[in-house]
Formats: sequence, C1' cells, structure tokens
RNA sequence: UUGGGUGGCUUGUCGCUCGGCGUUACUGGAGACGGCCGCCGAGAGGAAAGUCCGGGCAACACAGAGCAUCACAUUUCCUAACGGGAAGCCAGGGGUGACCUUGGGGUUUAAGGUGACAGAAAAGAACCGCCAGCUUCGGUUGGUAAGGGUGAAAAGGCGGGGUAAGAGCCCACCGGAUGACGUGGUGACACGGCAUGCCGCACUACCUGUGAGUUGCAAUGUCAAGUAUACCGCCAGUUAAGGGCUGCUCGUCCAUUGGCGGGGGGUAGACAGCUAUAUCGACGCAGCAAUGUGCCGGACAGAUAAAUGACAGGCGGCUGACAUCUUGUCAGUCACAUAACCCGGCUUAUAGCCCAACUGG
Repeated sequence: UUGGGUGGCUUGUCGCUCGGCGUUACUGGAGACGGCCGCCGAGAGGAAAGUCCGGGCAACACAGAGCAUCACAUUUCCUAACGGGAAGCCAGGGGUGACCUUGGGGUUUAAGGUGACAGAAAAGAACCGCCAGCUUCGGUUGGUAAGGGUGAAAAGGCGGGGUAAGAGCCCACCGGAUGACGUGGUGACACGGCAUGCCGCACUACCUGUGAGUUGCAAUGUCAAGUAUACCGCCAGUUAAGGGCUGCUCGUCCAUUGGCGGGGGGUAGACAGCUAUAUCGACGCAGCAAUGUGCCGGACAGAUAAAUGACAGGCGGCUGACAUCUUGUCAGUCACAUAACCCGGCUUAUAGCCCAACUGG
C1' cells in the first nucleotide's frame, strides 16, 4: 500500500417477546381454548442505517405508436435481474515505490452551436511585414501564412528544394490520421512493415443507442364482537290521519309506530401474507477473479407501537499515571448502531484487534 476476517467472553439476580410442555388455586368463555402461574428452548447486524438501483410477491393499469424526463454508454465475462460486480484495454493526472485516481458512443464525410478578453482573423484568417503590377510617389490593386504582434489556443515539427515572395507546393526525417495487410489476443487492442500529403484544438445545452407502467406488506385476502343500521318474517297498536282493491261500508293489502327473531355490508379485533429459501455451514472441483457446481450436515428472531434489557462480579482489549523491570497496582474506557414482507447490490457510519501479499527505509 492492497485484499480479507473479527466486531468482546463469562457467572449470578431480576425482567421482556415467541414456541413447547405442564398445573387447575384464581380468572374469561356455552364450549373449544385462553389469561395468570411453573419448567424447558430460542431471541438483531456487518452494516439491521439511507431507502438509491434491481428482483420476487400483491393490487391497479395496459391495442399500437410517439413526445418529455431520468439513468447508463470502451472489451470480455458473472448474475434471476440491475444503472451492480470481476478481470482487462486505451488516454490523462498523482506517488521514490507497492499503488491510487479521472475519463472512455457520435459530431472529419452525416445536424449544428459555442470559444470571454486581446487580436486583422478562433477556421480556410492579410493588421504590420514580404513580393509583383500600376502610380499624380500620397497610395492603390493583387499574391503570400516564411517573419512580427495578440491570445489559453493561430493552421503538424524541423531541414532542404522551389519561388517574384511564399506555402506539404515538392522531398528526406520525425509525430499524427485514414485505409487495406501480416502476427499475437475470445475481444477492446498491441506490434510490424506498406499505401495516401490526408494534417489545429477544446466544449455540449445537440445527436444516436439501451433501459424504466404506477403504487408498496399500512400491498392483498379470510373471519368478525358490541353498538347503530339497509332489508326480511311474526306479533301488537293506530283514539286521529294516508294510499290500493270498491259505488259505499266491512274486510284485506301497503304504509306507519313498538316488540321479538333473522340478516347483508362495515368498525374494533383475530388469522393468513410472515419467515424454507436466488437459505446457512464444512469440504471438494472449475475459474486470475466475480461466480458456478458436487457432496455432507443443519433449520437460525418474528414483534405490531413494536420484545431482544438492567444491575453486580470475574476475565479480556485499549489509554493514562505510579512503582518496578517477572511485570504489578490504581483510574478511565470498550466503537458505529437496533429487525418490521423477503432477497441481490450500492452508498454512508464504525473504537480496537487479527491474517496474507507487496513497497520504501
């Protein structure tokens, strides 16, 4: 420096949650079975955290297409899946070093844009200078990227040829780009020679490709006390009043009021979901690794306003002081943090200790 592991141990007393067994003194209940009580067993994490990403599961939504938004973007591999992981490749930066760290689609041909200030000009550029023509000798027209100046950046670098002066205009060497080829590699790519004078850079709000339906177990399903009540049945009342049957009365039906019985939905509550599954441990095999696979053994919280704790003693670790160099005594301290449907990742917090490999002195 990198990777991995661990995350105090133990005894007693008193409590808490769940499960099993028991008891019937008390207590709830018609009972079944509970409460209480007794005994036994089990009882948080590496992150249980943030709830960021993915999946299972559930409900709802959903013909098809598009827009917007967000995430990702090099290669190969892993995985149930991922925007996650492993091992690499290329470019840049840091460190003496082991190593760490940032970035990686496209924008030349195919859509563009921006580049402050300075500067003539920020992409095919003429301000000064240089060269040529004309000239009324003041200039003017044209050529030119060698030289000057500006700038973070100025048209590949350097030398020669060439030219009116110059320029990849031409040539040698160097650097880069592109194209096909050879060798190595699964691949990104690396190395090699060859051809083409093809030759400024940075950035993204732009473009392309891939992915994402929404909400979360307080999802969702089952049972359902008491009280009130839709609705139904029976009985009773109607002194007064209503509607139907009728010409009228009685009667009868409806309605209304009360009582009794039934009864749907819903609430408290209970149960399921709920802890046995991408599960845990040992060993082996394949692989650099992530991971896969074989075999043996095992069962490991399930609360619901939320149990898993408190106190005391001993041991251990760390820090400090003192005395002594066998170590001892005393004091302080022992991190981060507490499940809530489950799983795989990511991110963040974390005292101390242990292991392995490597680096420098």

This is a predicted structure of a 361-nucleotide RNA (Bacterial RNase P class A) from a bovine gut metagenome.
It matches the Rfam family "Bacterial RNase P class A". Its family is annotated with ribonuclease P activity, dimeric ribonuclease P complex and tRNA processing in the Gene Ontology.
Its mean pLDDT, the model's own confidence on a scale to 100, is 76.
Of the family's consensus pairs, 93% are formed in the model.
The RNAcentral record of the sequence draws on MGnify.